[in-house]
RNA sequence: GCCGAGGUAGCUCAGUCGGUGAGAGCGAUGGAUUCAUAACCCAUAGGUCGGCGGUUCAAGUCCGCCCCUCGGUACCA
Numbered sequence: 001g002c003c004g005a006g007g008u009a010g011c012u013c014a015g016u017c018g019g020u021g022a023g024a025g026c027g028a029u030g031g032a033u034u035c036a037u038a039a040c041c042c043a044u045a046g047g048u049c050g051g052c053g054g055u056u057c058a059a060g061u062c063c064g065c066c067c068c069u070c071g072g073u074a075c076c077a
Stems, first nucleotide, its partner, number of pairs: 001073007010026004019057001028044004050066005
């Protein structure tokens, strides 16, 4: 360089054929419980959906370019 997979909450990841409100588990915070702690239970907060542009009435989802991560492959003193 080329090919493939991926980037969504602090972490690990879902998100269907483009169609209301962007989600889960863990973690965090608060509460409840307990003599107390942990576990369990309840609630709350937390998001430029990698970036920019395009298509569309409507984009996390489709298209283009770019950035980053992983794997494969090619080249090379």
About this RNA: A computed fold for a 77-nucleotide RNA from a bacterium, annotated as transfer RNA. Its Rfam family is "tRNA". Rfam describes the family as follows. Transfer RNA (tRNA) molecules are approximately 80 nucleotides in length. Its family is annotated with triplet codon-amino acid adaptor activity in the Gene Ontology. Rfam classes the family as a transfer RNA. The prediction has a mean pLDDT of 82.